[in-house]
RNA sequence: GGCCACGUAGCCAAGCGGUAAGGCGGCAGUCUGCAAAACUGUUAUUCGUGGGUUCGAUUCCCGCCGUGGCCU
Repeated sequence: GGCCACGUAGCCAAGCGGUAAGGCGGCAGUCUGCAAAACUGUUAUUCGUGGGUUCGAUUCCCGCCGUGGCCU
């Protein structure tokens, strides 16, 4: 330098055109003599970023940034 994959909450991770599941963790509450455990609620309105397509984009297209891999 060329090519490919990936980037979603504090962490892991699903979703791939119609306003984002789940788990761990955090916070609050119930319970308890106190705690642990259990249970309930809550925790992503810039889904890396800037554009484009579309009535509508996390999803499709392009550039850029970052991570990993392959080739030279």
Molecule: transfer RNA
Organism: Candidatus Parcubacteria bacterium